[in-house]
RNA sequence: CCGUGCUAGGCGGGGAGCUAGCGGUGCCCUGAACUCACAAUCCGCUAUAGUGAGGCUGAACAACGGUAUUGAGGUUUCCCGCAGUAGGGUUUGACCUGGUGUAAGUGGCGAUGAAAGCUGGGUCUCAUGCGGCGAAGAAUUGCGAACCCCGUCAGAUUCGAAAGGAAGCAGCGGUAAGCAAUAAACUUCGGGUGCCAUGAGGGAACCUGGCUGGAGCAAACUGCAUUAGGGGCACCUGUUGCGGUAAAUCGAAUUCCGCUGCACGG
Repeated sequence: CCGUGCUAGGCGGGGAGCUAGCGGUGCCCUGAACUCACAAUCCGCUAUAGUGAGGCUGAACAACGGUAUUGAGGUUUCCCGCAGUAGGGUUUGACCUGGUGUAAGUGGCGAUGAAAGCUGGGUCUCAUGCGGCGAAGAAUUGCGAACCCCGUCAGAUUCGAAAGGAAGCAGCGGUAAGCAAUAAACUUCGGGUGCCAUGAGGGAACCUGGCUGGAGCAAACUGCAUUAGGGGCACCUGUUGCGGUAAAUCGAAUUCCGCUGCACGG
C1' cells in the first nucleotide's frame, strides 16, 4: 500500500419556546436525511443528559476536532416612522360654547342734534263719574178658569093664579194667580267692561314730548383682553402591533486543514 472481517462512531442540524437543566414530540429555518412505539393538564432522561425494539453503514468523500470565508433564519435591545390602546391634557399651543370688558376694523344711529341734566306725559295702583254689556225688577201689551172668579146670561129649570121674581149651564165680555213678548225710555245690581273723563298715589324699568347742551352713542359681526365650561386635537407618559436603521447573540448550510482502533492474509 492492497484485500477480508470487526469495533468505536454515524444514519441530519439549528432557532425560539418549554425546562432547574438536557434531549424529543408540536412551530419556524435549512435542505434531502433508516423503520416502528411514546409525548403539551407533555414524554424520556441527569452532565456520557430522549428511552425502548429492529435495520443499514462503518475507520473515511460517510466518524471526530478546528481555522477562515460566505452566511438562510431566529431572538434580544436602543432609536425612528405608522396604527391602536390606557391615563394626563388645570400649566405649552390650537378648537368649540357662554359671560364680562374694550372699541382697532366692517356695518348702524347722530348737526333734520349724540351723551348728560331739568321737566311733563304714558304704561302701573286706588276712587268717582260717564258709556257699553249682562241680570233682576218695575212698566206696557197679549194669552189666561168645564164647576168650586165677575158681569150679562138665549134655551132649559124653579116660585107664583097672573103680573113678576130666583138660581144659573153653554155662549159673549172681563179678570186673578201664572205664562209669554217688549224698539226706546225707568230703577237696582254685577264684571276677564272702555284708544272715555276727573282726582289722588307711585316712581324700579321702558316708551315719549319740551328746554338746556353741543359730539358723541351703540356693540350686530371681526379683532383684542379676561373668565367659566366642553370635547380630548396637538402634546406628554405608559403599553401593544407592524415596518425600517443600528448593535448584540444563537446560527443551519458551504470551503479548507488536521486526527482516528482491532484481527488475519498478501